[in-house]
RNA sequence: GGCCUUGUAGCUCAGAGGCAGAGCAUUGGUCUCUUAAACCAAGGGUCGUGAGUUCAAACCUCACCAAGGCCU
Numbered sequence: 001g002g003c004c005u006u007g008u009a010g011c012u013c014a015g016a017g018g019c020a021g022a023g024c025a026u027u028g029g030u031c032u033c034u035u036a037a038a039c040c041a042a043g044g045g046u047c048g049u050g051a052g053u054u055c056a057a058a059c060c061u062c063a064c065c066a067a068g069g070c071c072u
Stems, first nucleotide, its partner, number of pairs: 001071007010024004018055001026042005048064005
């Protein structure tokens, strides 16, 4: 220098164009003599950044940034 993969909640990850989700964690509650466990509920995201396509983009296109890999 060229190419490929990945980037979504605090963490691990789903989500193949139509309201952004799960598990764990956190907070509150129920239960318990108390704690833990169990159960119920809640909060938490400018979907890496910018632009484009589209009625509509986490998703498609382009550039850039970051991490990892392959080739030279």

Annotation: A computed fold for a 72-nucleotide RNA from Erpetoichthys calabaricus, annotated as transfer RNA. The source organism's lineage runs through Eukaryota, Opisthokonta, Metazoa, Gnathostomata and Erpetoichthys. Its mean pLDDT, the model's own confidence on a scale to 100, is 83.